[in-house]
RNA sequence: CUCUUAUAAAGAGAGGUGGAGGGACCGGCCCGAUGAAGCCUCGGCAGCCUGCAAAAGCAAGGUGCCAAUUCCGGCAAGGUGAAGACCUUGAAAGAUGAGAG
Numbered sequence: 001c002u003c004u005u006a007u008a009a010a011g012a013g014a015g016g017u018g019g020a021g022g023g024a025c026c027g028g029c030c031c032g033a034u035g036a037a038g039c040c041u042c043g044g045c046a047g048c049c050u051g052c053a054a055a056a057g058c059a060a061g062g063u064g065c066c067a068a069u070u071c072c073g074g075c076a077a078g079g080u081g082a083a084g085a086c087c088u089u090g091a092a093a094g095a096u097g098a099g100a101g
Base pairs, nucleotide, nucleotide: 001101002100003099004098005097006096007095013042014041015040016039017038021031022030023029025074026073027072028071043066044065045064047063048062049061050059051058052057070093075090076089077088078087079086080085
C1' cells in the first nucleotide's frame, strides 16, 4: 500500500514547547492569539486484540483514542413541503481493530 471482516449517538486532558493553523477530501458549520498543528512529559479512556472470569465484568500488556454522532452533508431510494428546505433508510468514503497478501 491492497484485500477481507467487525465497529461507531458511549468514554477520556493537564503542563511544557511551539507560533497559525486545525476538524481526511469537497461544501457547510465549527474550533483556534483567552494560543491551532506538531513535538515532549505526565495523566486518563476502554472499542478491538490479549489475559483472568461460568457470566456480569475486571486488568491496562498490544493497537487505538481523549471538542462537536465518523461534527453534518456529498451517492441512491423513499417520504413531507408551493418553495427554500427538511425527515428516514441504505450505500460510498474515511477511521480504528483483527486477519491475509